[in-house]
Parts: sequence; C1' cells; structure tokens
RNA sequence: AGAGUUGGCUGGACGGUCGCUGCCUGUGCAAACAGGGGGAGGAAAGUCUGGGCUUCAUAGGGCAAAGUGCUAGGUAACGCCUAGGCGGCGUGAGCCGACGGAAAGUGCAACAGAGAGCUGAACCGCCGAUGUUUGGUGUUUACACCAAGCAGGUAAGGGUGAAAAGGUGCGGUAAGAGCGCACCGCGCAACUGGCAACAGGAGCGGCAGGGGAAACCCCACUUGAAGCAAGACCAAAUAGGCACUCAUUGACGCGCUCGCGUUGAGUGCGGGUAGGUUGCUUGAGCGUAUAGGUGACUAUACGCCUAGAGGAAUGACUGUUCUCGACAAAACCCAGCUUAUAGGCCGACUCUCUUA
Repeated sequence: AGAGUUGGCUGGACGGUCGCUGCCUGUGCAAACAGGGGGAGGAAAGUCUGGGCUUCAUAGGGCAAAGUGCUAGGUAACGCCUAGGCGGCGUGAGCCGACGGAAAGUGCAACAGAGAGCUGAACCGCCGAUGUUUGGUGUUUACACCAAGCAGGUAAGGGUGAAAAGGUGCGGUAAGAGCGCACCGCGCAACUGGCAACAGGAGCGGCAGGGGAAACCCCACUUGAAGCAAGACCAAAUAGGCACUCAUUGACGCGCUCGCGUUGAGUGCGGGUAGGUUGCUUGAGCGUAUAGGUGACUAUACGCCUAGAGGAAUGACUGUUCUCGACAAAACCCAGCUUAUAGGCCGACUCUCUUA
C1' cells in the first nucleotide's frame, strides 16, 4: 500500500415562527389564559423465546401433549449470552453446527444389479485339490496320468450401484480368503491430564457391520391456563332482584268459606350497564468511578429522572451550514433473538506485496 476478519459507537448540526399533547406554577366559579419545562428508536418492527405483573385454577403422584438436547458458567429466567470441547470450512484473523441414543422396537429407500440389511450374495471370471461321469494313453483288471463335464469350492479380478463386509505387501492355497505375518486403519481399554465435555494412551482383540432419529420411537430435563380489551376502585338514568315497613281494603287465581299465591306505596341493601378513576411508568433503570472475573457478568460508592396518550400528541413553514442524511415511528413493562438500515467514527487482529 492492497485485500479481509471482528467488537463497539453514531444515525445531520444550530436557530426562528405557528401548532399538537402531558406536567408544574399563577389568575379564574368554570371555560380558558399567561409563564416555565418534558415529548419515539436502535431497531419503537416481527410478536419468536423467557420473565415481571394480573385474574382464574391447583393436596401429592402418574399419563398425555408441547418444547429443549456436548460441557462448565452468567442471569430473575430463557430456546439467550460467555468460555471451552468436538466436527466442518478458510493460507489466516475467524466463521458455521437441532452436537443424546440406530446393540429396545416398528417402519423407509426410485433405478441399476446375481445379490441391499438376522444367519451376507456366485452373473462373468478363477479353481475343480475332494467325490463322481465320460473319453483317451500306459499292459487286461486294479492303479496311475491327461482332457472335458457335473457336484462343489472361491469375495482375489470384472460388472451394477450413493453404498457390496478394512488397505498395501509377503507367505499360503487346487483356486482363494485376516487363513497366517508386518505396517497402516478399527474396536475395547489400564493409566495420565482436565470441575466437566473431552484429549493422550501402555496393553489386548484378526476385526466390529451401512444410512436416516429435521420418520415414529427411547432416554434425560422443562412446562397449569389466559393475557393491560389482564385486572382493581367509584358509580348514574331506566328496568329488574332481595329485605323491612305500611295498606290490609280492593282486584285476579286455586269451584265456594278458611287459607295460600300474584298485584300496590315507601325506605334500605346489593349486582351489573353508560361514564369516570386507576393499573401507567422509579425500573432485574441509566451514567461515572473503583474492585473481582479470560469473559458473559457481578458488587460497592456517587450522581441522574428520561413520552405516558386513550381515536390516540411528537407536525408544518422557514433561515444558516455540512460530507446533503438510510431503515423506520411508542400503547403495561423488562431481558433476548430475528429481520430492515445510506453514510460516518473508534479499537483489536489476519494475509499478500514493497521499502528501510
């Protein structure tokens, strides 16, 4: 100098005028007015995960269902984060990973191929030692040898396939084969290191039987449901409910009498609706410093208060200026994740080339 990796920060600046919406103070019976001060984000988004809060449910245990799935730690908690292990990718800084179990069981895999899943498979090829048949030769039988075939043996070689039961070499054999041996690979594993995941590995064993669990399933762990339109409080008018008092005379029903029920007026109580108040923003909060920790994070001290509406405010016009400005806007609150994002700034690190 060029090309990259990674962790953070920022998201035009300074004003003017007129508006909108909460708060405080003052004036005012009120309506309102005056002054002061506050007013979107890193994602406010998707509503995916975990919690706080609220109501309902709930003795305990089990089943079902859903979710999670290497280890240790952080946290209120998590499926998040940090550190580490293992596997894969990259020259590297680094990045990615639903990363328990296929020796409980069930099921799945087109085409090709002789054979595709418990005991493996014989199409071509090789052999045919052994047994047997035929022919020939040697001297007739016996026997021996040769040739061809059958039974049979063989997983070295060819061929099919994503995959055919370790690889190379030597020995061995009728031909072959971990059949034997050496090295490599594989399995088990004393022991060592580490909190652990895991790593290394003396020694032993001729040698396991494929894939897929993001098919069902098994194992371990976690989970009650609904959500601020949750919920709590105050509470009209009208209608209805309950209790008491009065009227007890009347009306209606039980065929009549008695009795009972319904019907009237007043007072009180309680539930709910309209409406209002609250929940509502001081919180697992933010900033700085110190201390602990590799880190996520935590502790202590000091300082700060930073939207809170309820048809839903945060806007419009304009001045100066610059590098000319992306994605996008609260609705109970936090912690995360995911997705969108023009440009700018800072830190750490890697590779290549060049110069001294």